[in-house]
């Protein structure tokens, strides 16, 4: 230099172009003599960034950044 893949909650990851979700973590409550387990509720997201297409984009297109792998 070229190509492929990945980027979404604090962490690990889902997500048919039509309200962004789960598990774990955290907070509060219940249960318990205390803690843990278990149960209920809640907080938490400019979907890496910038444009474009579209009535509507996490998703399609272009560019760009970072990481991983391969080729040279």
């Nucleotide at each position: 230099g070229c190509g492929a893949c990945u980027g979404u909650a604090g962490c690990u990851c889902a997500g048919c172009g039509g309200u962004a979700g789960a598990g774990c973590u955290c907070u509060c409550g219940g249960u318990u003599g205390u803690g843990g387990u278990c149960c209920g509720a809640g907080c938490g997201g400019u979907c890496g960034c910038g444009g474009g297409u579209u009535c509507g984009a996490a998703c399609c297109c272009c560019g760009u950044c970072a990481g991983u792998c391969g080729c040279c």
The RNA shown here (transfer RNA) has 72 nucleotides and comes from Puniceibacterium sediminis. Its mean pLDDT, the model's own confidence on a scale to 100, is 82. Rfam family: tRNA.